[in-house]
RNA sequence: AAAAUGGAGAGUUUGAUCCUGGCUCAGGAUGAACGCUGGCGGUAUGCUUAACACAUGCAAGUCGAACGGUCUUUUAGGAGACAGUGGCGGACGGGUGAGUAACGCGUAAGAAUCUACCUUCAGGUUGGGGACAACCACUGGAAACGGUGGCUAAUACCGAAUGUGCCGAGAGGUGAAAGGCUUGCUGCCUGAAGAAGAGCUUGCGUCUGAUUAGCUAGUUGGUAGUGUAAGAGACUACCAAGGCGACGAUCAGUAGCUGGUCUGAGAGGAUGAUCAGCCACACUGGGACUGAGACACGGCCCAGACUCCUACGGGAGGCAGCAGUGAGGAAUUUUCCACAAUGGGCGUCAGCCUGAUGGAGCAAUGCCGCGUGGAGGAAGAAGGACCGUGGUUCGUAAACUCCUUUUCUUAGAGAAGAAGAUCUGACGGUAUCUAAGGAAUAAGCUCCGGCUAACAUCGUGCCAGCAGCCGCGGUAAUACGAUGGGAGCAAGCGUUAUCCGGAAUAAUUGGGCGUAAAGCGUCUGUAGGUGGUCUAGAAAGUCUACUGUUAAAUCCCAGGGCUCAACCUUGGUUCAGCAGUAGAGCACUUCUAGACUUGAGUGCGGUAGAGGUAGAGGGAAUCCCUAGCGUAACAGUGAAAUGUGUAGAUUUUAGGGAGAACACCAGCGGCGAAGGCGCUCUACUGGGCCGAGACUGACACUGAGAGACGAAAGCUUGAGGAGAGAAUCGGAUUAGAUACCCGAGUAUUUCAAGCUGUAAACGAUGGAAACUAAGUGCUGCCGAAAGCAGUGCUGUAGCUAACGCGUUAAGUUUCCCGCCUGGGGAGUAUGCUCGCAAGAGUGAAACUCAAAGGAAUUGACGGGUUUCCACACAAGCGGUGGAUUAUGCGGUUUAAUUCGAUGAUACGCGAAGAACCUUACCAGGGUUUGACAUGCCUAGAAUUUCUCAGAAAUGGGAAAGUGCCAGAAAUGGAGCUAGGACACAAGUGGUGCAUGGCUGUCGUCAGCUCGUGCGUUGACGUGUAUGGUUAAGUCCUGCAACGAGCGCAACCCUCGUCUUUAGUUAAAUUCUCUAGAGAGACUGCCAGUGUAAACUGGAGGAAGGUGAGGAUGACGUCAAGUCAGCAUGCCCUUUAUACCCUGGGCGACACGCGUAAUACAAUGGUAGAGACAAUCAGUAGCAAACCUGCGAAGGCUAGCCAAUCUGUUAAACUCUGCCUCAGUUCGGAUUAUAGGCUGCAACUCGCCUGUAUGAAGUCGGAAUCGCUAGUAAUCGCCGGUCAGCCAUACGGCGGUGAAUACGUGCCUGGAAAUUGUACACACCGCCCGUCACACCAAGAAAGAAAAAUCGUCCCAAAGUCAGUAGUCCAACCGUAAGGAAGACGCUGCCAAAGGAGGGUUUUUUGAUCAUGGUGAAGUCGUAACAAGGUAGACGUACUGGAAGGUGCGCCUGGAUACCCUCCUUC
Repeated sequence: AAAAUGGAGAGUUUGAUCCUGGCUCAGGAUGAACGCUGGCGGUAUGCUUAACACAUGCAAGUCGAACGGUCUUUUAGGAGACAGUGGCGGACGGGUGAGUAACGCGUAAGAAUCUACCUUCAGGUUGGGGACAACCACUGGAAACGGUGGCUAAUACCGAAUGUGCCGAGAGGUGAAAGGCUUGCUGCCUGAAGAAGAGCUUGCGUCUGAUUAGCUAGUUGGUAGUGUAAGAGACUACCAAGGCGACGAUCAGUAGCUGGUCUGAGAGGAUGAUCAGCCACACUGGGACUGAGACACGGCCCAGACUCCUACGGGAGGCAGCAGUGAGGAAUUUUCCACAAUGGGCGUCAGCCUGAUGGAGCAAUGCCGCGUGGAGGAAGAAGGACCGUGGUUCGUAAACUCCUUUUCUUAGAGAAGAAGAUCUGACGGUAUCUAAGGAAUAAGCUCCGGCUAACAUCGUGCCAGCAGCCGCGGUAAUACGAUGGGAGCAAGCGUUAUCCGGAAUAAUUGGGCGUAAAGCGUCUGUAGGUGGUCUAGAAAGUCUACUGUUAAAUCCCAGGGCUCAACCUUGGUUCAGCAGUAGAGCACUUCUAGACUUGAGUGCGGUAGAGGUAGAGGGAAUCCCUAGCGUAACAGUGAAAUGUGUAGAUUUUAGGGAGAACACCAGCGGCGAAGGCGCUCUACUGGGCCGAGACUGACACUGAGAGACGAAAGCUUGAGGAGAGAAUCGGAUUAGAUACCCGAGUAUUUCAAGCUGUAAACGAUGGAAACUAAGUGCUGCCGAAAGCAGUGCUGUAGCUAACGCGUUAAGUUUCCCGCCUGGGGAGUAUGCUCGCAAGAGUGAAACUCAAAGGAAUUGACGGGUUUCCACACAAGCGGUGGAUUAUGCGGUUUAAUUCGAUGAUACGCGAAGAACCUUACCAGGGUUUGACAUGCCUAGAAUUUCUCAGAAAUGGGAAAGUGCCAGAAAUGGAGCUAGGACACAAGUGGUGCAUGGCUGUCGUCAGCUCGUGCGUUGACGUGUAUGGUUAAGUCCUGCAACGAGCGCAACCCUCGUCUUUAGUUAAAUUCUCUAGAGAGACUGCCAGUGUAAACUGGAGGAAGGUGAGGAUGACGUCAAGUCAGCAUGCCCUUUAUACCCUGGGCGACACGCGUAAUACAAUGGUAGAGACAAUCAGUAGCAAACCUGCGAAGGCUAGCCAAUCUGUUAAACUCUGCCUCAGUUCGGAUUAUAGGCUGCAACUCGCCUGUAUGAAGUCGGAAUCGCUAGUAAUCGCCGGUCAGCCAUACGGCGGUGAAUACGUGCCUGGAAAUUGUACACACCGCCCGUCACACCAAGAAAGAAAAAUCGUCCCAAAGUCAGUAGUCCAACCGUAAGGAAGACGCUGCCAAAGGAGGGUUUUUUGAUCAUGGUGAAGUCGUAACAAGGUAGACGUACUGGAAGGUGCGCCUGGAUACCCUCCUUC
């Protein structure tokens, strides 16, 4: 000088967002513990648990200068030691925190007190007496310890004298001493002070619970006593009836308090180890003695529990002192050294004692410091790990070279701490210094998904495991385990436990309550809190200054000392608290006094009203009764039935009766505090508003407790009972239907008198006051204007998480009250209060979860709404479903019936063609570097032919044969074959949920997005909405949007018209045809409508509004399909899951389904005759003609690589004949037989032909499919695959050639908008309750046990006090007797422990009962979320397996539709 300095967030609810809200983390700390590891030093700390029990040793003694004595020693003086008497000290020091919620502690004061030792001052210290220990004798006892008799001293004890003291108004009374050693000291006594200590009293402060609300008889006070050092109900007697308490008494639980410590920006919160102050305790309980001081840790007495000794008679003990032991526990040290220092006791001193203390030891328990080496060093060594095989990394790290020595080892020197002249050091040969030696002796722990710094490989496969929260692990795990690497801290590092922080998550600083948790159902009002204007006074609050105090230590600041630091030490301060003193200022609050009128109220004049209570009256409707008319139905529903009716209903007319409710008016109209109030009239009665401004003069606002009112349901008693109607009974519906619907119907609904006291009692919005833009509707104040009071809507600023609120605030402020603090458990349990009951009020915890929730957004969905489209329906035509056959699938079968595809979007699909092959399957026979690829070695060219065994694969044998390139040759090379070993091949094995590619579907639907801008806190919206229009997000208009992209359309191909060019296949060529190139169509023109886009109609034209058809498939959805087309990751097999061969199977057959073919016939069949196409294919091929055959076909052989030749005669159709309605001259299955063809091979299992046979079937149930024009229907032809063909399939081609569409109510699918949502894996969603099982927690319970506490009674130890007739008795009095005083004994009061029997509280336990919670795949239903399929919810009552249902009242936190009202814009 300064005292100023100080505040960070993150993860997790959702598809995403904002908010609310909890949970969790990052920081700091510890008397800590545990795991792994561990070099040194300094310094501090070390039973938090059993105030559990303790072996052993020590922790309080000292004085011979108080005293008698004993012993030892000495040459005489003398010296030393000791038990006892006596003095002082054992009330300090040391330990612990059980008790205590208290004047215990803290703080600040006070008066009625005491004080040994110490200091100062004053005075005194005279003169006597009698004992008792020790000792001696006798004696008891095991011991501990005694008993009797005798001797003796004192600073032991007792009188007397004196006395400044004390008492008393006074007279007067009372009342002290001790000597010792020695020659100047000390002790003793009295008095007065001091210092320091102790006792007492008071104000304020000091944890939790009201599920503890009343407590108190010595209790509160008084008088008189007792008692104490001292005040006092502290105690006793009497008198009075007080005292405490919602400002929390009493009771219960917990706890030593403080300085401080930890944390925090602070305010606070938590805590009370070590150090310091106070208190309490000393085995448990009680008690006193001594003393200055104790009701006494290492003293005494008694009782109790426990332990020990004993000769059984009796005794001893108290570590919460220091060490130490056991026990408990996660856990806490040596049975060490010394009185050298500091301090204490005694003593004149010397000195003795001191587990206080000073030190050392143990422990990483904490804090602080140091070290484990430094510099250079790339062949980037070896090795490890990874790898894309190139490399990268551990890594200058190591090795290696040079250097250093803190530390370590050895040796030498060696303190301060000692005061006070000498002497005196436990620590300690310690700290420190010097020298030598040698990198020598010294690194671990945790983590690496995010939060949170740090990543790879392998193993594992929802297993093992991890986890603080979110969460990770189901075959590619940065999350488990290991390895490598990395990050962080470091002699430590992690974990666990606890506290503060973050948490503004209890909010004074610094939160909230419309919908997230939260406004009492409403009002009146007590205490309390708060309070209008002016004046005067006071000065309590307020402000200022000073004084005292808040111990020291600690914190902080500035210095100093250990090498630094920790640590130690010197000095110092602010703020603040309490008490006191002095002042300031009347500004504000308060108090006192006075005044005012604007707040509030009274009075006066008007006024509106379903305000309340009681009484009287009225009509409509319903039901019942009576009578008349009248006949077969009525009633009811989605449809019915139960029910009523021929004994006459319903209907209709008339008359009578009953009860309840009051149509229209009627209105976001009115009134009331709320609940609530509605026909008319009358009586009584409460409140409001307006006007004017007479009166009072702050009388006000709010309101804990308290009181009053309080819908519906419900309860009690008595009336009443028409209609409606829980329960109940029938009928339906349904899988069931304890429901919804129908028919009946009791309580109830009504009245009176009581009770209950709750509702979504809602505006989900407490009351009061002031201020802050407007516009507009309605009600009241007689009409109008203005204003006031109310009641609605829109809306500015502002507020809000948003929605929304917005002068009727959810805005800006003030005052008061109530309430909230994650979800569930639970408004439950328990206790208490109220109630007749039902129940209401108050109201937890254990346990469990990481969410629960609000608002808004985008989707999806709805048995929500609106608009639009589509062969979606409708209008039509033809089919399927019935038959037979073909074919595919399921199922079944099988050695195998290979595999895949399974709603739409599988099923004549992969397969554009399974006899072998294919082939993937099965049986059998074989091979193992392999049928195939690359690399190595050896041999041989390759290759071809024959033969044997065998089902073949394969195996054995024989023969022929030697090429190409280089080189003179030897030989080498290429290629091929065979053999061998190893790398490897191979796999139609798995995973389409690891993938690529391709494909299906929504859907050829019109959608899907982006940039910039704008709006929103944001998700997101806008653009892309509205109005038109279109096939179309097509176009137009318009707009906070302006543009753009992928889709649509167009561009492409085919067909249709024309022009033109070229053209072969006998010739010619206008046409036709083939191949090119062009033209043409654009709503271009006209009319109408319309702003426009466009639509309707027309003309022309081959074609008209996309001319027809095709190709073309946005963003995406379905973990859609495919690992068996192909490719491919990973896994698996490797004498087999690979490969070869023969045979079989994929073709089975009780059945079910799909898709087709052919039919059931006369619009036909059959026979004969006749006519007209277009695609397309062909040399391992198509095949003419001719010949043979009934035919399939065969033989022979032209032509054709194709506008040339061939397939190739198209059929339906036309003409003529026959058939004449039948199971047929329909239909052709099936079967028999004879043939043909392909092919190594037609048995399983091919196709075709001839002849014969001649099944079902007579148009098809429920249901269902396709198609809008050259379409449907019908007719044939061709092609691919292919040796052949199971093709009736598939893909093309042409021929003939219709009907219908009013239209969008319905079904299906789609698009858009809007609405609701508890869905987001998105309705195949979500989700409720019973029951069953397992586990957990708490509740009730006949009881049982324990503890605590409060009364009552009995017994009563020790002991104080009191009494005392017994016993004893040295000092004083008395010559003596005796007295006084005292001791013992006895008695009494009190009284611990003990006993008896109650009350209360708490804890533990308990057969059984009931509830709640949790738990991948249990049962029953479907309650809720969409109009959730009966809107839901709240209160209440009844009822049902369960969710639940129904009645009554109420709410919107209900969808949809319509109307009314109001508002905004035009």
Predicted 3D model of a 1466-nucleotide RNA (small-subunit ribosomal RNA) from Aphanizomenon sp. Taxonomically the source falls in Aphanizomenon (Bacteria, Bacillati, Cyanophyceae, Nostocales). The RNAcentral record of the sequence draws on ENA and SILVA.